[in-house]
Context: one part of a larger RNA
RNA sequence: GGACGAACGCUGGCGGCGUGCCUAACACAUGCAAGUCGAACGGGUAUAGAUUGAAGGUUUACCUGAUAUCUAUUCUAGUGGCGGACGGGUAAGUAACGCGUGAGCAACCUGCCUUGUACUGGGGGAUAACGUCGAGAAAUCGGCGCUAAUACCGCAUAAUACUGCGAUAUCACAUGGUAAUGCAGUCAAAACUCCGGUGGUACAAGAUGGGCUCGCGUCCAAUUAGCUAGUUGGUGAGGUAACGGCCCACCAAGGCGACGAUUGGUAGCCGAACUGAGAGGUUGAUCGGCCACAUUGGGACUGAGACACGGCCCAGACUCCUACGGGAGGCAGCAGUGGGGAAUAUUGCGCAAUGGAGGAAACUCUGACGCAGCAACGCCGCGUGAAGGAUGAAGGUUUUCGGAUUGUAAACUUCUUUGAUCGGGGACGAAAAUGACGGUACCCGAGGAACAAGCCACGGCUAACUACGUGCCAGCAGCCGCGGUAAUACGUAGGUGGCAAGCGUUGUCC
Numbered sequence: 001g002g003a004c005g006a007a008c009g010c011u012g013g014c015g016g017c018g019u020g021c022c023u024a025a026c027a028c029a030u031g032c033a034a035g036u037c038g039a040a041c042g043g044g045u046a047u048a049g050a051u052u053g054a055a056g057g058u059u060u061a062c063c064u065g066a067u068a069u070c071u072a073u074u075c076u077a078g079u080g081g082c083g084g085a086c087g088g089g090u091a092a093g094u095a096a097c098g099c100g101u102g103a104g105c106a107a108c109c110u111g112c113c114u115u116g117u118a119c120u121g122g123g124g125g126a127u128a129a130c131g132u133c134g135a136g137a138a139a140u141c142g143g144c145g146c147u148a149a150u151a152c153c154g155c156a157u158a159a160u161a162c163u164g165c166g167a168u169a170u171c172a173c174a175u176g177g178u179a180a181u182g183c184a185g186u187c188a189a190a191a192c193u194c195c196g197g198u199g200g201u202a203c204a205a206g207a208u209g210g211g212c213u214c215g216c217g218u219c220c221a222a223u224u225a226g227c228u229a230g231u232u233g234g235u236g237a238g239g240u241a242a243c244g245g246c247c248c249a250c251c252a253a254g255g256c257g258a259c260g261a262u263u264g265g266u267a268g269c270c271g272a273a274c275u276g277a278g279a280g281g282u283u284g285a286u287c288g289g290c291c292a293c294a295u296u297g298g299g300a301c302u303g304a305g306a307c308a309c310g311g312c313c314c315a316g317a318c319u320c321c322u323a324c325g326g327g328a329g330g331c332a333g334c335a336g337u338g339g340g341g342a343a344u345a346u347u348g349c350g351c352a353a354u355g356g357a358g359g360a361a362a363c364u365c366u367g368a369c370g371c372a373g374c375a376a377c378g379c380c381g382c383g384u385g386a387a388g389g390a391u392g393a394a395g396g397u398u399u400u401c402g403g404a405u406u407g408u409a410a411a412c413u414u415c416u417u418u419g420a421u422c423g424g425g426g427a428c429g430a431a432a433a434u435g436a437c438g439g440u441a442c443c444c445g446a447g448g449a450a451c452a453a454g455c456c457a458c459g460g461c462u463a464a465c466u467a468c469g470u471g472c473c474a475g476c477a478g479c480c481g482c483g484g485u486a487a488u489a490c491g492u493a494g495g496u497g498g499c500a501a502g503c504g505u506u507g508u509c510c
Base pairs, nucleotide, nucleotide: 001510002509003508004507006506007505008504009503010502013382014381015380016379017378018377019375020374021340026338027337028336030335031334032333035082036081037080040079041078043076044075046073047072048071049070050069051068055064056063057062089293090292098218099217100216101215102214103213104212105211108210109209113206114205115204116203117202118201119200120199121155123153124152130145131144132143133142134141135140161186162185163184164183165182168179169178170177171176191198192197219265220264221263226256227255228254231253232252233251234250235249236248238246268290269289270288271287272283273282274281275280295316296315297314298313299312318329319328320327321326346372348371349370350369354368355366356365357364358363385415386414387413388412395406396405397404398403419451421446422445423444424443425442429437454499455498456497457496458495459480460479461478465494466493467492468491469490475482476481
């Protein structure tokens, strides 16, 4: 000198764009953050219409109209489907194939989407809801009875699928791969409809997303030198989508290490950011990619995908409810509270846009996101007026009392009106409709210099000096050093210099 997610002191006009718990991965009141589909299903509620017509009234063939059935529409607790594995947060753990980079899988999976081929036949038994009875303070649960499906289960059919056996060609990287092929066995489906479609099943291919393996790179300490028994390898069996001590039984005795094993400490990694002429050094906030975690530890279930932040089970700690028998909870989502701290914001508006989930769609949901609020926290831009104006006014300071300086500075004259204020108009973002932002940006008009400047320094380094006070005191200080009676170094005033809505100090990095 540059930089900062900064803090502190003094000061503070506006706008745009960004940024904002670095500390306690501390504890959390309250609200919201993941639902959706009635075009999968049976019920139920409400409304309307049609049929029925108990009972009542009476002008005895009319009125009111219970109940039941059907149709249409609305709403939906439950069954079912898809989604809750994305999006959002945090950086505790991790020195590791975690990350980065480059390869490999002849050892793998892939819902939704796209393309192609073929199929979508015929049956069965349940169960929630519901009804009823009961237990419990509650959470919730039990018995009996009824019912539906795109829920569940057989059967048929079927291959280029899978399994077993046989055999050919070719390729290779060891197990083997690819292509054509024969026989046997096994396995599928779901319907709805407004009749336009939307679905379902099998196989093949693609796309996308993942899984696994390997080469290289990836902090400090040797005042850490030896470490290791599933350890290293083999055979067999199991398990997985898949290879593998991944797991198990048996066998062998191996494996790693001064090219730093092991141990201890520290740490999420990268694209990048800061600095620097570069080499390098430092950092890993915001934004983007990957990993890990979700009160602590463990476990599996479901599923294409999880060992699952707002799912389940168990254990621990903590908090809450309780009728003491038993239950409920998890903000490292968005706001917000307490606490910690030098320190970090609103319990805001909207789904209008972009994107996501569900749905045929209308649409619903979306604290993702778009916006607004707060903060000079940062960067950038603008303003606080411009031109003229000497009798060098007054006042201040100083003085050798002549003057000098503040100083064209002011007054005064002539102008201008950015921002702020008031009035009028008023968007783009939106494709036909739909705008939170927002009566915002922007445009026009009005008025009047009007409402808008501070901070630090002035001995040398280092731009900028005098007076008074103080008297080794009070104090200053980054280094050298000032202060003991004329201090350009302390304090105040005038003046000057620098930067400017900021200025200085502190901290950290280069």
Overview
The prediction has a mean pLDDT of 85. A computed fold for a 510-nucleotide part of an RNA from an uncultured bacterium, annotated as small-subunit ribosomal RNA, 5' domain. It matches the Rfam family "Bacterial small subunit ribosomal RNA". Rfam links the family to the GO terms structural constituent of ribosome and ribosome.